[in-house]
Annotation
SAM riboswitch aptamer (S box leader) from an uncultured Bacteroidota bacterium, 137 nucleotides, folded computationally. Its mean pLDDT, the model's own confidence on a scale to 100, is 81. The model forms 97% of the base pairs in the Rfam consensus. Rfam family: SAM riboswitch aptamer (S box leader). Its family is annotated with regulation of gene expression in the Gene Ontology.

RNA sequence: UUCUUAUCAAGAAAGGCUGAGGGUAAUGGCCCAAAGAAGCCUUGACAACCUGUUCUCGCUGAGUUUAUCGAAGCGUUAACAAGGUGCCAAUUCCAUCCUGAGUGUUGAGUUUAACGAAACACCGGGAAAGAUAAGUC
Numbered sequence: 001u002u003c004u005u006a007u008c009a010a011g012a013a014a015g016g017c018u019g020a021g022g023g024u025a026a027u028g029g030c031c032c033a034a035a036g037a038a039g040c041c042u043u044g045a046c047a048a049c050c051u052g053u054u055c056u057c058g059c060u061g062a063g064u065u066u067a068u069c070g071a072a073g074c075g076u077u078a079a080c081a082a083g084g085u086g087c088c089a090a091u092u093c094c095a096u097c098c099u100g101a102g103u104g105u106u107g108a109g110u111u112u113a114a115c116g117a118a119a120c121a122c123c124g125g126g127a128a129a130g131a132u133a134a135g136u137c
Base pairs, nucleotide, nucleotide: 003135004134005133006132007131008130013043014042015041016040017039021032022031023030026096027095028094029093044088046086048085049084050083051081052080053079054078057075058074059073063069092129097126098125099124100123102122103121104120105119109115110114
């Protein structure tokens, strides 16, 4: 990097070097930043996936004392660990695409009581894209 699956509203600091940008496609916003951005180094933390240990439940059933005995293995639940990646501002910082007998504003039109198209805003749901992990090409 191709493809697949899962997760993404929680969580997590300091010091040194350096010296102007950064917020992971693009655009528009809005934030962060000389009281020091991004990057590099050191130590520390967090716990998404992989890994390990223990536990819950289940499948299977080696073995033999043939009894609701039960090894190993597989799945599953929760906790712990922090080894491999990752990660340590703001919901993936927000929006863009689709959608709603949702809420509100407005009110084309006419059958002039009312019904009520379209538009906008808000609040939801989904997709796409992105990031990370494991597997795969």